The RNA shown here (small-subunit ribosomal RNA) has 1527 nucleotides and comes from Aureispira sp. CCB-E. NCBI's taxonomy places the organism under Bacteria, Pseudomonadati, Saprospiria, Saprospirales, Aureispira.
RNA sequence: AGUAUGGAGAGUUUGAUCCUGGCUCAGGAUGAACGCUAGCGGCAGGCUUAAUACAUGCAAGUCGAACGGUAACAGCAACUUCGGUUGGCUGACGAGUGGCGCACGGGUGAGUAACGCGUACAAAACCUACCUUUUACUGGGGGAAAGUCGCUGGAAACGGCGAAUAAUCCCGCAUACGACUAUUAAUACACAUGUAUAAAUAGUGAAAGGCUUCGGUCGGUAAAAGAUGGUUGUGCGUCCCAUUAGCUAGAUGGUAAGGUAACGGCUUACCAUGGCGACGAUGGGUAGGGGGCGUGAGAGCGUGAUCCCCCACACGGGUACUGAGACACGGACCCGACUCCUACGGGAGGCAGCAGUAAGGAAUAUUGGUCAAUGGAGGGAACUCUGAACCAGCCAUGCCGCGUGUGUGAUGAAUGCCCUUUGGGUUGUAAAGCACUUUUAUCUGGGAAGAAUGACAGGGAUUAAUCCUUGGAGAGACGGUACCAGAAGAAUAAGCACCGGCUAACUCCGUGCCAGCAGCCGCGGUAAUACGGAGGGUGCAAGCGUUAUCCGGAAUCACUGGGUUUAAAGGGUACGUAGGCGGUUUUAUAAGUCAGACGUCAAAGGCUGUAGCUAAACUAUGGUACGCGUUUGAAACUGUAAGACUUGAAUAUGUUCGAGGUGCAUGGAAUGCUUCAUGUAGCGGUGAAAUGCAUAGAUAUGAAGUAGAACACCAAUUGCGAAGGCAGUGCACUAGGGCAUUAUUGACGCUGAGGUACGAAAGCGUGGGUAGCGAACAGGAUUAGAUACCCUGGUAGUCCACGCCCUAAACGAUGCUAACUGGUCAUUUAUCGGAAUAGAUAAGUGACUGAGGGAAACCAUUAAGUUAGCCACCUGGGGAGUACGUUCGCAAGAAUGAAACUCAAAGGAAUUGACGGGGGUCCGCACAAGCGGUGGAGCAUGUGGUUUAAUUCGAUGAUACGCGAGGAACCUUACCUGGGCUCGAACGCUACUAGACCGAUCCUGAAAGGGGUCUUCUCUUCGGAGCUGGUAGUGAGGUGCUGCAUGGUUGUCGUCAGCUCGUGCCGUGAGGUGUUGGGUUAAGUCCCGCAACGAGCGCAACCCCUAUCCUUAGUUGCCAACAUGUAAUGGUGGGGACUCUAGGGAGACUGCCUCCGUAAGGAGUGAGGAAGGAAGGGACGACGUCAAAUCAUCAUGGCCUUUAUGCCCAGGGCUACACACGUGCUACAAUGGUAGGUACAGAGGGGAGCGAGACUGUGAAGUUAAGCGAAUCUCAGAAAGCCUAUCCCAGUUCGGAUUGAAGUCUGCAACUCGACUUCAUGAAGUUGGAAUCGCUAGUAAUCGCGCAUCAGCCAUGGCGCGGUGAAUACGUUCCCGGACCUUGUACACACCGCCCGUCAAGCCAUGGGAGUCGGGGGUGCCUGAAGAUGGUGACCUAACAAGGAGCUAUCUAGGGUAAAACUGGUAACUAGGGCUAAGUCGUAACAAGGUAGCCGUACCGGAAGGUGCGGCUGGAAUACCUCCUUU
Repeated sequence: AGUAUGGAGAGUUUGAUCCUGGCUCAGGAUGAACGCUAGCGGCAGGCUUAAUACAUGCAAGUCGAACGGUAACAGCAACUUCGGUUGGCUGACGAGUGGCGCACGGGUGAGUAACGCGUACAAAACCUACCUUUUACUGGGGGAAAGUCGCUGGAAACGGCGAAUAAUCCCGCAUACGACUAUUAAUACACAUGUAUAAAUAGUGAAAGGCUUCGGUCGGUAAAAGAUGGUUGUGCGUCCCAUUAGCUAGAUGGUAAGGUAACGGCUUACCAUGGCGACGAUGGGUAGGGGGCGUGAGAGCGUGAUCCCCCACACGGGUACUGAGACACGGACCCGACUCCUACGGGAGGCAGCAGUAAGGAAUAUUGGUCAAUGGAGGGAACUCUGAACCAGCCAUGCCGCGUGUGUGAUGAAUGCCCUUUGGGUUGUAAAGCACUUUUAUCUGGGAAGAAUGACAGGGAUUAAUCCUUGGAGAGACGGUACCAGAAGAAUAAGCACCGGCUAACUCCGUGCCAGCAGCCGCGGUAAUACGGAGGGUGCAAGCGUUAUCCGGAAUCACUGGGUUUAAAGGGUACGUAGGCGGUUUUAUAAGUCAGACGUCAAAGGCUGUAGCUAAACUAUGGUACGCGUUUGAAACUGUAAGACUUGAAUAUGUUCGAGGUGCAUGGAAUGCUUCAUGUAGCGGUGAAAUGCAUAGAUAUGAAGUAGAACACCAAUUGCGAAGGCAGUGCACUAGGGCAUUAUUGACGCUGAGGUACGAAAGCGUGGGUAGCGAACAGGAUUAGAUACCCUGGUAGUCCACGCCCUAAACGAUGCUAACUGGUCAUUUAUCGGAAUAGAUAAGUGACUGAGGGAAACCAUUAAGUUAGCCACCUGGGGAGUACGUUCGCAAGAAUGAAACUCAAAGGAAUUGACGGGGGUCCGCACAAGCGGUGGAGCAUGUGGUUUAAUUCGAUGAUACGCGAGGAACCUUACCUGGGCUCGAACGCUACUAGACCGAUCCUGAAAGGGGUCUUCUCUUCGGAGCUGGUAGUGAGGUGCUGCAUGGUUGUCGUCAGCUCGUGCCGUGAGGUGUUGGGUUAAGUCCCGCAACGAGCGCAACCCCUAUCCUUAGUUGCCAACAUGUAAUGGUGGGGACUCUAGGGAGACUGCCUCCGUAAGGAGUGAGGAAGGAAGGGACGACGUCAAAUCAUCAUGGCCUUUAUGCCCAGGGCUACACACGUGCUACAAUGGUAGGUACAGAGGGGAGCGAGACUGUGAAGUUAAGCGAAUCUCAGAAAGCCUAUCCCAGUUCGGAUUGAAGUCUGCAACUCGACUUCAUGAAGUUGGAAUCGCUAGUAAUCGCGCAUCAGCCAUGGCGCGGUGAAUACGUUCCCGGACCUUGUACACACCGCCCGUCAAGCCAUGGGAGUCGGGGGUGCCUGAAGAUGGUGACCUAACAAGGAGCUAUCUAGGGUAAAACUGGUAACUAGGGCUAAGUCGUAACAAGGUAGCCGUACCGGAAGGUGCGGCUGGAAUACCUCCUUU
């Protein structure tokens, strides 16, 4: 310099992560509608639906300067009976003739997928009234018919007949050109026919006048040109469906004729047989097109209101007439449908013009004003007409603008609301108050621009037309509007939606999976920021929300700008047509390409400069473009044409490789069968069995024969082939690949839609064959069942030939071709090389690792890397590879391939857990080895159930059930019945009052309670204080609910060894690492290694008890020595030695030795030691799990209750009893019972207590009573044991339940409902089914003792204490539980998981369906209005080279009919599908899912499914082989 102004995301799949992928949201927009609300103005917009039907009014007329005239009005004149009449005479003018207009303007979008529209060209194939320019002419005749008059038909609409009549009406004649026709020749051009120019000859065709101031002017005719408008043709562009693939008979072309303004099959005759189509014909559906509009960064996508251009239509359909122009919105004719009038004979109509009405609809306005302006028609003009237009009205429908006040004002007022409630916060400077302003609204007054023209009068330029200029009158619907000035006064003016996240904005109350919300995710089951209300807040604001639709976000159809190993997606494989793409080089060309210029791209709109309304919206004016076309140039690239080349490709030659293919032949092993022989009772099969075979001789063994099928070893991650696939051996035929070397051709190439061929297994057809195997089937098992897995049989089939089928997890889940890009190792073939399987090259086949890629797993020269070409395929899950249609097939079926409906996910990879009838390692009284129990009996106790007025409540797998309860006769007590109390049974505070309270006592009552009697305060500074009662007030009370609102406490996993963090590192991330690995341990205990280094909570240790020793101390304990005493006793003096007591200390650490080990550590009948490897025991319980337990220990939020769910009392109940379960006690006996004698503990308790001793009683106990608050006294006799005696195996001298009687004790009180004693009674039970529990040493077992609670005790329970005192552990396969590592997973509420299909129920949409009812279109035949064309035309008409009626031929809207196709609705019945908190049957899949799963196919079965055949790994585990990597 040039260019550019422009691009945001979020929620939702998961326990979490990354990705894929859909759904949803935030933005903008609208001709909108609906809900709530509403002050004003400006500018716009306003039937999107029924192109449905329309009452009423208006929307196209005008010209008397074309004409005959005079119905109405006015004037004038005449007449007049003063009522009026007459006169077209004037202004004017109804109706009529005539001219022009009515083809414009206005409306609508039904039809139309088309040259309809857009754009660019073309017409040498055309027309054009009015307008402009130019040239010439405008002579002379004739004729008819309206109006009018007369008669007449009809209800009307509307006519009929006769008579007279004008014209710019109609018709001849004359004249005429450059017009038209024919002929002739010339020149110049062009685009194929041709065109233009000028010329000659012959022929044909015109006219109208009006007004006039007499100047003229408006017209008329012919011709040429222009302008305008139209018509026609062509290139390119212009929606969806291929489940529409073939269409076409005027169809395509030619010749001739007709027709048209004009070309043309436009039409007709004849001739030919063409034309269109995968670059989408034909058919079907939908739709007016464009400028533009909305959105978007853009590319695009959607749309076609208002405004502009084009087209089409005017009740549906057809037809022509007139005309310059129509096949005519407010013209005509006909058919049809509908509506109206009617005198029933006939007629009339067409708002998709403006208003308006009805209807439809969610929904869209006034039956307004004016021609003042702009424009249109007619006219010479004035002027008339104009629902075009300009204005007004209605509507927040949109856009833009303004306002609803401004400043100050704290006691931070009051109300409201909330909270931690003497108080604080918020509403909130908000209000009040004070000061100020006046836009807007209201009132008063003034008041526009839009008006330029035209007409009239004058002037100028000019020949004139005409133009310019001056003048004074006159014209405004809007409108007394905009605007301006003044007055008064904060006066007249705020709502809507939202507040869980996305998304700005939070609390209270109500409700209680109800009512409701919801755009998505999702809220609501008693503490809801999500429902409803309120307070507060947020956003926008005269609007705010909702709904609908479009674009965006969505790179979610990807041109810009996507993908296809596993998420959706590579065709099963090859050959090859069209098409697409294509090696090196030269020349030419210029189609693509690039550059310049020109034309076009209407206006409006958009962008932009400027300007006008106060500004904005709005408007005016200027500038600006993608595309298309023409032209000039360039020549690199692509194309085209011609030529050359060799490296791509192919061929030749040599050599080599292999389970490549087809056919024929042939071999041995095995198996079955047959025969013979040997031989005898079983064989076979399974987890175990049975069916089956076998004394008629099986199985086994030997021999011989025979049949069919498959080919051990070699053999390999080997080799070959396009894929499917291919394996004994030989031969024949045949295809292919590799390598080497030169040679030949000279781009011959790559890919490949359609097409063709091949295509495992299963299956089908025909004919063979059939040994083994083996769907179906049969039998046997298994099982709840077993249509399965297992077993015995066994048919199709498997095999061959020929013909079909055409599908597979046809997979490397990876299309083909070409190029490029690091290494290492192995292996096949060939060549060189070498003789060490050194090495090199090429072509294959594999493994590993880089860069790079990938969501990751992984891929990585055999790419999933980096590029190029071509093909195929994908676009959320389900419905569904289904339905319908079509093609193929003998069939099975294959190919192609939807929609309705439904969900917010479905999915991939990886992570952490959990789980597995996965694996590995390890531990535990887990199993095993033992001992003793439970389960059977009786009783005790707890629970369930049942019962009851109540049997209060809780605990309920392990982890409830001798549990809360370590003491239910009353009390406890919470339950029931009944009787009572209501500031209340207890504790505070305030005020008043009394002086008591306590105690004694009386009546009533079951008691509580109620009512009395007696007695009666203390201290004092004399103010009062304390205490108690009463009254009033204020806080009550609740074992009522919620343990799923909570604190605290507790159980369990588990005394298991785990659980985490910081920093670093790895990974996109969740996460990982550390914590894994190798060892070791009771232990994440320790050691070693290591991208980790450290740390924390746990483990261990520190604490307590027991075991040994030492020391200190020595009473109530002890007594060896000394002394003393007793019947006897540490009884006494004394002693500290011992025991003991209780303080302190020592001791144990694998420290020492041997062995093993790197170490940690381990082993040892080692030593030493009281104790040895944690010495034994206790306390101690990580992060967490079970919404575990407890609101009834306590505390506590919320809710509920308040003459009761509170409190007091009496009685009852918690103790019930057909039954079931748990935990225990006692037993069943002789290792025992009974009786007698006798020995030895420890740890505890004791004052309303323990209670010696003595006496009484058979006894429980009683009476009395010493001692002791206890190492002193006492409970207190320990028992098993030992000794002696007896019993003799039995329902007993076992066992003691039950029952009777009599008692003792506690206590107000033992009936419900206590314990104990004595006597009597003497039940079940003879060792316990399935199953199940505890325990590893001072343990189990067994024996007794004590304590708490407690008046007493239902204690056989609980907690402690000591006495006696075992057995067994090979070991870790299995059961249970746990720890770590690893693996799979569709689980994460985590296997008590997830999940499939039938059946049953409800709802929804869909397919089929005997039929039935429609719709649009086509075809054949019949009929056929108006009209057109042709023929005829004896009848009619005035002009005439004339016209017409009528008749007739063809075509035709419509109608009828027939058969078929297409398409839609509906339908008995029927099929599958989808959805739906708790239906039935099973358990198919996910773990090795309990038979690995899946794919194709076939058969079978209630169902998932099972089985056969072939295939895949998207299978776990184990073992082996081989290979690779690292060292």